[in-house]
Molecule: transfer RNA
Organism: Bacteroidota bacterium
RNA sequence: GUCUCUAUAGCUCAGCAGGUGAGAGCGGCGGUUUGUGGUACCGAAGGUCACCGGUUCGAAUCCGGUUAGAGACC
Repeated sequence: GUCUCUAUAGCUCAGCAGGUGAGAGCGGCGGUUUGUGGUACCGAAGGUCACCGGUUCGAAUCCGGUUAGAGACC
């Protein structure tokens, strides 16, 4: 230099042939239980879906660019 892949909650990830309020597990918080803690159960919170722009009635999802990480080739 060329090409490919990845980026979604604090962590690990799902959702990606556009459309219903963006989800799960773990973690943190509150509650019930317990003498205390743990376990168990319940509840609520937490995300501008890496960033910028475009297409569209509508984008996490499609297109272009940028950034960061990983890999292959030269």